[in-house]
Context: one part of a larger RNA
RNA sequence: GGAUGAACGCUAGCGGCAGGCCUAACACAUGCAAGUCGAACGGUAACAUUUCUAGCUUGCUAGAAGAUGACGAGUGGCGCACGGGUGAGUAACGCGUAUACAAUCUACCUUUUACAGGGGGAUAGCCUUUAGAAAUGAAGAUUAAUAUCCCAUAGUAAGUUAUUGUUGCAUGAUGAUAACUUUAAAGUUUCGGCGGUAAAAGAUGAGUAUGCGUUCUAUUAGUUAGUUGGUAAGGUAACGGCUUACCAAGACCGCGAUAGAUAGGGGCCCUGAGAGGGGGAUCCCCCACACUGGUACUGAGACACGGACCAGACUCCUACGGGAGGCAGCAGUGAGGAAUAUUGGACAAUGGGCGCGAGCCUGAUCCAGCCAUGCCGCGUGCAGGAAGACUGCCCUAUGGGUUGUAAACUGCUUUUAUACAGGAAGAAACCUCAGAACGUGUUCUGAGCUGACGGUACUGUAAGAAUAAGGAUCGGCUAACUCCGUGCCAGCAGCCGCGGUAAUACGGAGGAUCCAAGCGUUAUCC
Numbered sequence: 001g002g003a004u005g006a007a008c009g010c011u012a013g014c015g016g017c018a019g020g021c022c023u024a025a026c027a028c029a030u031g032c033a034a035g036u037c038g039a040a041c042g043g044u045a046a047c048a049u050u051u052c053u054a055g056c057u058u059g060c061u062a063g064a065a066g067a068u069g070a071c072g073a074g075u076g077g078c079g080c081a082c083g084g085g086u087g088a089g090u091a092a093c094g095c096g097u098a099u100a101c102a103a104u105c106u107a108c109c110u111u112u113u114a115c116a117g118g119g120g121g122a123u124a125g126c127c128u129u130u131a132g133a134a135a136u137g138a139a140g141a142u143u144a145a146u147a148u149c150c151c152a153u154a155g156u157a158a159g160u161u162a163u164u165g166u167u168g169c170a171u172g173a174u175g176a177u178a179a180c181u182u183u184a185a186a187g188u189u190u191c192g193g194c195g196g197u198a199a200a201a202g203a204u205g206a207g208u209a210u211g212c213g214u215u216c217u218a219u220u221a222g223u224u225a226g227u228u229g230g231u232a233a234g235g236u237a238a239c240g241g242c243u244u245a246c247c248a249a250g251a252c253c254g255c256g257a258u259a260g261a262u263a264g265g266g267g268c269c270c271u272g273a274g275a276g277g278g279g280g281a282u283c284c285c286c287c288a289c290a291c292u293g294g295u296a297c298u299g300a301g302a303c304a305c306g307g308a309c310c311a312g313a314c315u316c317c318u319a320c321g322g323g324a325g326g327c328a329g330c331a332g333u334g335a336g337g338a339a340u341a342u343u344g345g346a347c348a349a350u351g352g353g354c355g356c357g358a359g360c361c362u363g364a365u366c367c368a369g370c371c372a373u374g375c376c377g378c379g380u381g382c383a384g385g386a387a388g389a390c391u392g393c394c395c396u397a398u399g400g401g402u403u404g405u406a407a408a409c410u411g412c413u414u415u416u417a418u419a420c421a422g423g424a425a426g427a428a429a430c431c432u433c434a435g436a437a438c439g440u441g442u443u444c445u446g447a448g449c450u451g452a453c454g455g456u457a458c459u460g461u462a463a464g465a466a467u468a469a470g471g472a473u474c475g476g477c478u479a480a481c482u483c484c485g486u487g488c489c490a491g492c493a494g495c496c497g498c499g500g501u502a503a504u505a506c507g508g509a510g511g512a513u514c515c516a517a518g519c520g521u522u523a524u525c526c
Stems, first nucleotide, its partner, number of pairs: 001526004006522005013378006019371002021336001026334003030331003035078003040075002043071002047069003050065007085289003094214008104206002109202007117151004127140005157182011187194002215261003222252003227249008264286004268279004291312005314325004342368001344367003350364001351362004381412004392402004418462005426453001431448008470515005475496003481510005491498002
């Protein structure tokens, strides 16, 4: 000199864009953060419509009907493995990079081919009882499905056997023929569709293996029994001591094993001419974690933040028998700390889930609020004006110097602030209507509908210099000097050092210098 997720002191007019618990992965009150589908199903708790019945005040009261729109609770499907948070752990194929899988899986999506025949038994809900303070159950009766089971049919599926062709990279891969065995399906509809099953391929996502790279300590020198390898079996989507039995005695290590300490990794960021050095906030990719430890279930995918079970610590409820909970999601609270924001608005846009769709949900996201935390931009006037005015301060002291074109005064401008008025882009789709093409629901065209931000940005008009400057420093390094006070005191200080009676170094004043809505100090890095 540059830089910062900064903090502190003094000060402060505005806007744009960004950033905002670095400490206790400490504990959390409250609200919200993952639902959706009635075009899968039985149904009808609430609301509305319609119809019927009764009462009558003649248009309201009560009752009935799933008939209709819809729909609480329930079965079922899809989603909840994404999105969002944090960096505790991890020195590791975790990450980065380059390869490999002839050792693998992949819901939804796309393309292609084939198929969808017949039958059965339950169960939730509802109803009737019943246990419990509650959480939550138990028994009986009864009912549906795209829930579930059985049979049939099937191959370019899976498996076994036999014959045979092609080929590679070792195990092998791939094709043809024949025989045998095994496994499928679901309906709904507004009749257009939307779905279902099997197989092949693609896309996407994931898994696994390997070469190289990846902090410090030798005041850590030996480490290892599933350990290293083999055979067999099991297990997995898949290879493998992944697991088990048996057999062998191996495996790693001074090119640093093992142990200990520290740490998420990268793209990137800061500095530097570069080489290097330092960092890992925001944004993006990967990994790990979700009160602590462990376990599996469901599922295409989890060993699952707002799922389950067990154990532990903590908090809460209890009728003492037993139960409930997990903010490292968004806000917010306490604590810790030098220190870090609102218990805000909207799904209008982008994206996601479900749905044919309308739509619903979305603290993702888009916005607004707070903070000079940073960067950038603008302003606090401009021109003229010497009697070089008055005051202040200083000096060789009655004459000057400086403050200083500074002020007054004259003319001009109106950014910004204020007031008033107008007022966006972000919106195009979905959907509805109309038309056209093909031909009967797909595409295209046109019109209509939709804005949280927001009466915001922006624009115009009005009046008036009107609404707006501070901080640090002035001995040398280092730009900027005098007077007064103090008298080794009070104090200053980054280093050298100032201060003991003429202090340009302390305190004040005048003046000056440097930056400027900031200026200094502290901390850290180069």